[in-house]
Molecule: c-di-GMP-I riboswitch aptamer
Organism: Gemmatimonadaceae bacterium
RNA sequence: UUCCGACAAAGGCACCCCGUCCGCGAGGCCGGUCCGCAAAGCCAUGGGUCUCUCGCCGAGACGGCCAGGCUUCCGAA
Numbered sequence: 001u002u003c004c005g006a007c008a009a010a011g012g013c014a015c016c017c018c019g020u021c022c023g024c025g026a027g028g029c030c031g032g033u034c035c036g037c038a039a040a041g042c043c044a045u046g047g048g049u050c051u052c053u054c055g056c057c058g059a060g061a062c063g064g065c066c067a068g069g070c071u072u073c074c075g076a077a
Stems, first nucleotide, its partner, number of pairs: 004075002012037002017032003021028002035064001041070003045067003048062005
């Protein structure tokens, strides 16, 4: 350094739900909450699910659905 992930240490994030606001909507910001997470940090690249449109074309949402790329704390086995 890479792989790996501890009944270790220092920390971090924040499911569901509730409330203000935004959005046609999926949903998102903020505050509370804390189910969980070794990348639950960043990227919408692929797949998947969802929303809007009468339908098609299309445009969006979900990164805590899966995969991938990049960066990164610690150092037991």